[in-house]
Context: one part of a larger RNA
RNA sequence: GAUUGAACGCUGGCGGCAUGCUUAACACAUGCAAGUCGAACGGUAACAGGCCCUUCGGGGUGCUGACGAGUGGCGGACGGGGGAGUAAAGCGUAGGAAUCUGCCCUGAUGUGGGGGACAACCUGGUGAAAACCAGGCUAAUACCGCAUACCCCCUACGGGGGAAAGCGGGGGAUCUUCGGACCUCGCGCUUCAGGAUGAGCCUGCGUCCGAUUAGCUUGUUGGUGGGGUAACGGCCUACCAAGGCGACGAUCGGUAGCUGGUCUGAGAGGACGACCAGCCACACUGGGACUGAGACACGGCCCAGACUCCUACGGGAGGCAGCAGUGGGGAAUAUUGGACAAUGGGCGCAAGCCUGAUCCAGCAAUGCCGCGUGUGUGAAGAAGGCCUGCGGGUUGUAAAGCUCUGUUGUUAGAGAAGAACAAGUACGAGAGUAACUGCUCGUACCUUGACGGUACCUAACCAGAAAGCCACGGCUAACUACGUGCCAGCAGCCGCGGUAAUACGUAGGUGGCAAGCGUUAUCC
Numbered sequence: 001g002a003u004u005g006a007a008c009g010c011u012g013g014c015g016g017c018a019u020g021c022u023u024a025a026c027a028c029a030u031g032c033a034a035g036u037c038g039a040a041c042g043g044u045a046a047c048a049g050g051c052c053c054u055u056c057g058g059g060g061u062g063c064u065g066a067c068g069a070g071u072g073g074c075g076g077a078c079g080g081g082g083g084a085g086u087a088a089a090g091c092g093u094a095g096g097a098a099u100c101u102g103c104c105c106u107g108a109u110g111u112g113g114g115g116g117a118c119a120a121c122c123u124g125g126u127g128a129a130a131a132c133c134a135g136g137c138u139a140a141u142a143c144c145g146c147a148u149a150c151c152c153c154c155u156a157c158g159g160g161g162g163a164a165a166g167c168g169g170g171g172g173a174u175c176u177u178c179g180g181a182c183c184u185c186g187c188g189c190u191u192c193a194g195g196a197u198g199a200g201c202c203u204g205c206g207u208c209c210g211a212u213u214a215g216c217u218u219g220u221u222g223g224u225g226g227g228g229u230a231a232c233g234g235c236c237u238a239c240c241a242a243g244g245c246g247a248c249g250a251u252c253g254g255u256a257g258c259u260g261g262u263c264u265g266a267g268a269g270g271a272c273g274a275c276c277a278g279c280c281a282c283a284c285u286g287g288g289a290c291u292g293a294g295a296c297a298c299g300g301c302c303c304a305g306a307c308u309c310c311u312a313c314g315g316g317a318g319g320c321a322g323c324a325g326u327g328g329g330g331a332a333u334a335u336u337g338g339a340c341a342a343u344g345g346g347c348g349c350a351a352g353c354c355u356g357a358u359c360c361a362g363c364a365a366u367g368c369c370g371c372g373u374g375u376g377u378g379a380a381g382a383a384g385g386c387c388u389g390c391g392g393g394u395u396g397u398a399a400a401g402c403u404c405u406g407u408u409g410u411u412a413g414a415g416a417a418g419a420a421c422a423a424g425u426a427c428g429a430g431a432g433u434a435a436c437u438g439c440u441c442g443u444a445c446c447u448u449g450a451c452g453g454u455a456c457c458u459a460a461c462c463a464g465a466a467a468g469c470c471a472c473g474g475c476u477a478a479c480u481a482c483g484u485g486c487c488a489g490c491a492g493c494c495g496c497g498g499u500a501a502u503a504c505g506u507a508g509g510u511g512g513c514a515a516g517c518g519u520u521a522u523c524c
Stems, first nucleotide, its partner, number of pairs: 001524001004521001006520005013371006019364002021329001026327003030324003035074003040071002043067002047065003050061004081282001083280001090207007099199002104195005110189002112146001114144002121136006151162004166187006174181002208254003215245003220242008257279004261272004284305005307318004335361001337360003343357001344355004374404001376402002384395004408465001409461005418451001424445007468513005473494003479508005489496002
């Protein structure tokens, strides 16, 4: 000189864009952060409507819009968080073969016929509660057989095994138990093949310090048989062999998430890994599996432990390293805000619902960038201050005065872009159909903004409301007076102060930077 997620002291006008617990992976009150689907199902607790009854209080009826709780499906493995652990199961880079992949895309195939349950509900019981038990009824895209197999799997090549589910819109003839069958369109479902995406596994090379850590290892190293996995493999097991690693640093100890990158430097290099992005690992601590395409699962389950809470003492409940917020620790780090309008995600045919992801707003000079605190004129060189050889010098065109402007500010008016959709209505085209609805595409209309009456623009008003901080002995730009008298004090280094201190304190003046300035810490 340059840097910072900074802090502290003094000071502080505005805007834009960023950033904001680096410490206790310490403990957490409260609210919210993952739901959705009635076009899978039985149904009807609440609300609204219809119908019926009514003693005018109300009652009944799932009939309709809808829908609490329940069965079922999909999603809660994404998104969000902090970095404890990890020196290698990680990460980076370059490769590899023995694998899986829900939703999505492409192609092919089928979607036939049966059955028995369990919730909800009703009845009874236990319990303070959390919750649980027994009996009875019932539906399904829940569950289980049977049939069939384009194909798939096993095989000793003879053979054997393996599926499925319906729902909604519309409709001419025919049939009808008047429910529908049937046809068609859309959404699903089954099996197989391929793709895309995602994931698991293996290998080479690279990846901090210590030798005041020199030997380490028994599932250890390899083989065979078996098991296990989606998959290779000591991954596991039985037997056999005695190997494997190491001064090219094994083992042990310490420290640490890794990277793209960031800072610095001419570069080589050095230091770091906040924000943003990729990967990893973690979710009170330790262990375990279940479900599932995917987890050994932050807001799932079980066990143990510590802690907190409730209790009728028998027993239960909990997990902010999600967003806010609280206590604590600390030099130190923000609101218990708004909205789903946009982008994206989950579910749904859709309308839509959910979304502390996200987009915004609030707080903080924490940083970067920009703007302002006026402009021109103005010598009687005013007053005051300070210095003085008492003549004057300096502050100083500085002020006042006159003039102009209105960035910013205040008030008023006008006022965006961010909105593209989707849905609905109308029209047209296409494939398909007996035909229509519906589907796909296009056009037109209609509708949607948290921020926010914000940005931007216009008008009016007033120089009015807006400058400080540090330094002045040398390094290092900038000097005098007074006070003090080795005292009080200063100090980054050299060093100042013991009676004329440009070095302490104050004042005037000057220098530097400026909404900041200085100090401390830190890295190059």